[in-house]
């Protein structure tokens, strides 16, 4: 220098054009003498960044940033 993969909640990850979600974690309540376990409810996200395509983009295209990897 070139190619490929990944980037979504605090963490691990789904979601591949039309509701942003799960598990764990966190908060409150129930349960208990108390804790843990269990049950119920809830909070938390500029979808790495920018531009474009589209009526509509996490999803498609281009550029760019970071990490991993292959070639040179």
């Nucleotide at each position: 220098g070139g190619g490929g993969c990944u980037g979504u909640a605090g963490c691990u990850c789904a979601g591949c054009g039309g509701g942003a979600g799960a598990g764990c974690a966190c908060u409150u309540c129930c349960c208990u003498c108390g804790c843990a376990c269990g049950g119920a409810a809830g909070g938390g996200g500029u979808c790495g960044g920018g531009c474009g395509u589209u009526c509509a983009a996490a999803u498609c295209g281009c550029c760019u940033c970071a990490g991993c990897u292959c070639c040179a």